RNA sequence: CUCUUAUCCAGAGAGGCGGAGGGACCGGCCCUGCGAUGCCUCGACAACCAGUGAUUGAUCGGAUGUCUUAUGAUCGAUCCCAUGGUGCCAAUUCCGACAGACGGAUGUUCUGGGAGAUGAGAG
Numbered sequence: 001c002u003c004u005u006a007u008c009c010a011g012a013g014a015g016g017c018g019g020a021g022g023g024a025c026c027g028g029c030c031c032u033g034c035g036a037u038g039c040c041u042c043g044a045c046a047a048c049c050a051g052u053g054a055u056u057g058a059u060c061g062g063a064u065g066u067c068u069u070a071u072g073a074u075c076g077a078u079c080c081c082a083u084g085g086u087g088c089c090a091a092u093u094c095c096g097a098c099a100g101a102c103g104g105a106u107g108u109u110c111u112g113g114g115a116g117a118u119g120a121g122a123g
Base pairs, nucleotide, nucleotide: 001123002122003121004120005119006118007117008116013042014041015040016039017038021031022030023029026096027095028094043089045087048085049084050083051081053079054078055077056076057075058074059073060072093115098112099111100110101109
């Protein structure tokens, strides 16, 4: 960088550095010298992946004369924790952008798509 897949109306900020733009792109609307964006430190949020623990399902296996059961193995489900890998801490991904529905309608609302972000997997 490309592909697949899941999620995106919840949640969570202080200090230091630095000194001008930033919110991906276009339009809007916002944030910003009362110091933004960014970087560093610490803290928080969350629970995607790994992991600990609890409950539970299926399959295998199973001491036996037979059946059932326990221990065990594998694969899942739900819950908990927050140890490790990420992520994240203005505004719903800030809103729209394309198509459709409703509608007299450029408006409003809803549905879907596109784009983007993040995780996991693959190339």